The RNA shown here (SAM riboswitch aptamer (S box leader)) has 103 nucleotides and comes from Gimesia sp.
[in-house]
RNA sequence: UGAGCAUCACGAGCGGCGUUGAGGGAGAUGGCCCUUUGAAACGCCCGGCAACCUGGUUCAGCCACCAAGGUGCCACUGCCUUCCCGAAAGGAAACGAUGCGGC
Numbered sequence: 001u002g003a004g005c006a007u008c009a010c011g012a013g014c015g016g017c018g019u020u021g022a023g024g025g026a027g028a029u030g031g032c033c034c035u036u037u038g039a040a041a042c043g044c045c046c047g048g049c050a051a052c053c054u055g056g057u058u059c060a061g062c063c064a065c066c067a068a069g070g071u072g073c074c075a076c077u078g079c080c081u082u083c084c085c086g087a088a089a090g091g092a093a094a095c096g097a098u099g100c101g102g103c
Base pairs, nucleotide, nucleotide: 001102004100005099006098007097008096013046015045016044017043018042019041023034024033025032027083028082030080031079047074048073049072052070053069054067055066056065057064078095084091085090
């Protein structure tokens, strides 16, 4: 940089400290919510979740189970709604996030 694949209604911190100081809930609309009792970001620390990669057991292989080394994640369904289809329920796409993988 990003073709492709998988997942995104499970789960677990509105944790602490420091810097900073007004926004934030991953595109827009309308809501709702969080926020100077300190948002987002960055650094450090502690706790936890999950199981993509990884390791182990088993297996022809897949599956399954165990662990937790590399990532990731820990308010509200990716907060809801509309922006596409549908009378609705619901579904799909795009965008985005994470992982794997290619160069």
The source organism's lineage runs through Bacteria, Pseudomonadati, Planctomycetota, Planctomycetia and Gimesia.